[in-house]
Context: one part of a larger RNA
RNA sequence: UUGGGCGUAAAGCGUCCUGAGGUGGCUUGAAAAGUCGUCCGUGAAAGCUCAGGGCUUAACCUUGAAACUGCGGUCGAAACUCCCAAGCUUUGAGUAGAGUAGAGGCAGAGGGAAUUUCCGGAGGAAUGGUGAAAUAUGUAGAUAUCGGAAAGAAGGCCAAAGGCGAAAGCACUCUGCUGGGCUCAUACUGACACUGAACGACGAAAGCUAAGGGAGCGAAAGGGAUUAGAUACCCCUGUAGUCUUAGCCGUAAACUAUGGAUACUAGGUGUUGCGUGAUUUAAAACCAUGCAGUGCCGUAGCAAACGCGUGAAGUAUCCCGCCUGGGGAGUAUGCUCGCAAGAGUGAAACUC
Numbered sequence: 001u002u003g004g005g006c007g008u009a010a011a012g013c014g015u016c017c018u019g020a021g022g023u024g025g026c027u028u029g030a031a032a033a034g035u036c037g038u039c040c041g042u043g044a045a046a047g048c049u050c051a052g053g054g055c056u057u058a059a060c061c062u063u064g065a066a067a068c069u070g071c072g073g074u075c076g077a078a079a080c081u082c083c084c085a086a087g088c089u090u091u092g093a094g095u096a097g098a099g100u101a102g103a104g105g106c107a108g109a110g111g112g113a114a115u116u117u118c119c120g121g122a123g124g125a126a127u128g129g130u131g132a133a134a135u136a137u138g139u140a141g142a143u144a145u146c147g148g149a150a151a152g153a154a155g156g157c158c159a160a161a162g163g164c165g166a167a168a169g170c171a172c173u174c175u176g177c178u179g180g181g182c183u184c185a186u187a188c189u190g191a192c193a194c195u196g197a198a199c200g201a202c203g204a205a206a207g208c209u210a211a212g213g214g215a216g217c218g219a220a221a222g223g224g225a226u227u228a229g230a231u232a233c234c235c236c237u238g239u240a241g242u243c244u245u246a247g248c249c250g251u252a253a254a255c256u257a258u259g260g261a262u263a264c265u266a267g268g269u270g271u272u273g274c275g276u277g278a279u280u281u282a283a284a285a286c287c288a289u290g291c292a293g294u295g296c297c298g299u300a301g302c303a304a305a306c307g308c309g310u311g312a313a314g315u316a317u318c319c320c321g322c323c324u325g326g327g328g329a330g331u332a333u334g335c336u337c338g339c340a341a342g343a344g345u346g347a348a349a350c351u352c
Stems, first nucleotide, its partner, number of pairs: 004323003007306002012320001014202003021195003025088005033081002035077003039073004049065006092192001093189004097184004104178007115151007126137002163170002207248006216242002221237004259319006267297011301308002325352003334345004
């Protein structure tokens, strides 16, 4: 390489959009590039294979056949693929309409509990912390308590195995702007689709730059303990940070460790959104049922097992990404990006 794979053994890009490329619904006609068939030419000889023959046999030699799976041409076929033309009042995709659920996003405004600090009242010796203590705070009046003020951060209950979002992620209340989904019945467009190397966009936390902010928490640091030691776990402090704005970084066990799309393949039981039928005076609930999500159990099947099982890890098709023994190593080097930290790409020698 062929082949085989990617939940946990090596292996799904963190996620999405889209130009190239690859792939692509139904009907009819035409054409004949792919495809299939006939015939012709060519495909050197030797060799291989088969059937004979010759050296006493064999190796060896020799005759014939077959083969040379190919290429070119000729005449045809038209199911499938491509190309061309026409059509689809159509099932994929989309648009319009009527509804609907939601912590989807951005901005603005408002509010309460708690914490800390400050001011005042009252009070008078402890408080705090731990396994036990101590450092620490406190007669310059603390802690506890009442009243007032300020600040920053986070959003109790509702709350759920619940909802939304491409992912990261999103939760006090109200308002404005705005993206997407789902359901229903009809109308319209008429394959407009799927995937997608590159490119681009978004991307937790930490970190970086500048300007603010700083209550609580808290890397670093200091102290007290513990201990043989204790550069820790525990305690008292506490800087950066955590918060906001503008920019950068571009990584995570970015996990469902499971790429996307489409179709098919037993059921049962919860739950969310919308609808239909039945029931009801009406509504809700119950019952049956359709679509779209989200859980659990489970048949066939799959799987090394664990397990998966209509949201598949089953059965198939299309497209992309990735893997090829362990270590060396996600290292070196080069290049690109970055203010830096570093990120991306990414070996070999050697060794087992």